[in-house]
Context: one part of a larger RNA
RNA sequence: CUGGGCUUAAAGCGUGCGUAGGCGGAAUCGCAAGUACCUUGUGAAAUCCCAUGGCUCAACCAUGGAAUUGCUCGGUAGACUGCGAUUCUUGAGGCCGGUAGGGGCUGCCGGAACUUUAGGUGGAGCGGUGAAAUGCGUAGAUAUCUAAAGGAACGCCCAAGGCGAAGGCAAGCAGCUGGGCCGGAUCUGACGCUGAGGCACGAAAGCGUGGGGAGCGAACGGGAUUAGAUACCCCGGUAGUCCACGCCCUAAACGAUGCGCACUAGAUCGUGGAGAUUGCAAAAUCAUCAUGGUCGAAGCAAAGGUUUUAAGUGCGCCGCCUGGGGAGUACGGUCGCAAGGCUAAAACUC
Numbered sequence: 001c002u003g004g005g006c007u008u009a010a011a012g013c014g015u016g017c018g019u020a021g022g023c024g025g026a027a028u029c030g031c032a033a034g035u036a037c038c039u040u041g042u043g044a045a046a047u048c049c050c051a052u053g054g055c056u057c058a059a060c061c062a063u064g065g066a067a068u069u070g071c072u073c074g075g076u077a078g079a080c081u082g083c084g085a086u087u088c089u090u091g092a093g094g095c096c097g098g099u100a101g102g103g104g105c106u107g108c109c110g111g112a113a114c115u116u117u118a119g120g121u122g123g124a125g126c127g128g129u130g131a132a133a134u135g136c137g138u139a140g141a142u143a144u145c146u147a148a149a150g151g152a153a154c155g156c157c158c159a160a161g162g163c164g165a166a167g168g169c170a171a172g173c174a175g176c177u178g179g180g181c182c183g184g185a186u187c188u189g190a191c192g193c194u195g196a197g198g199c200a201c202g203a204a205a206g207c208g209u210g211g212g213g214a215g216c217g218a219a220c221g222g223g224a225u226u227a228g229a230u231a232c233c234c235c236g237g238u239a240g241u242c243c244a245c246g247c248c249c250u251a252a253a254c255g256a257u258g259c260g261c262a263c264u265a266g267a268u269c270g271u272g273g274a275g276a277u278u279g280c281a282a283a284a285u286c287a288u289c290a291u292g293g294u295c296g297a298a299g300c301a302a303a304g305g306u307u308u309u310a311a312g313u314g315c316g317c318c319g320c321c322u323g324g325g326g327a328g329u330a331c332g333g334u335c336g337c338a339a340g341g342c343u344a345a346a347a348c349u350c
Stems, first nucleotide, its partner, number of pairs: 004321003007304002012318001014201004021194003025088007033081002035077004041071002049065006091191001092188003095184005103177006110154001114150008125136002162169002206247006215241002220236004258317006266295008275286004299306002323350003332343004
């Protein structure tokens, strides 16, 4: 001087869109900025290196050379990078025709269950537990029947199944709306990949205002248990859970695995398409594209394992790690109504 990593050891931003930047398909021509070679000037001296010499040697000193890996004038080359022009279609996108889906938003609407209210029957218990008790009940409970009201969640179908960037999404119907996949090879002609900042989305809990409140249920009260029991179990029960609008911005936000492209044995199951063959049909078989699993070779890996959905082989770009504790803390900044979030040390210590 070069460089190692990130599934589980420290380390992939929760997710997307996208600015700058970085990187970028095939062909031809031009320019000559990068690049290569030649060349001009410069690169002070000393030092370092080489040669010779002077102090008896050496250190030291003197003379000459080299070096000074750089910058610069001019020229030549034209592969590669770049820039300009033209062209292309395979990347990307559009169009046309199909297709599956709990993708999103809004409205309407359904049944089961539950609770409450009113009424009927009925008449002593019910409930709850390991066992009990608190609790409810002759002011008629539980049970049962009828009617009404209310709120929340949608059993079976349901699956190793589907959709979504992620969070996440499930009764039914309608409206509005996003994306995917398959087929055609019809159009544009590199329009691409990634993405510091930025912007948007982001479970649950929590916050603000207003509503709603059946069930459940932090806190709280009571009954038990226990040595105690600020718990586990039981009886109640407020916030909350639900809706609208506005905040918060976190998570074991997990595949603990960033995104894109290309390549690298097979086997098997599922989902969505389009096709061929057979068949009257239902359907079956084959090969194929996309997608979700399981097994498994080479390879990789410390091993567990992973293996065309890579953790294999490569390329491009971003993020992140650098011993444990102190600490995701203090301080400062910034965001927030608050709770707190984001950014983020050090002393000291092992």

The part of an RNA shown here (small-subunit ribosomal RNA, central domain) has 350 nucleotides and comes from uncultured Phycisphaera sp. The source organism's lineage runs through Bacteria, Pseudomonadati, Phycisphaerae, Phycisphaerales and Phycisphaera. The coordinates come from a structure-prediction model, not an experiment, and the mean pLDDT is 89. The RNAcentral record of the full RNA draws on ENA and SILVA.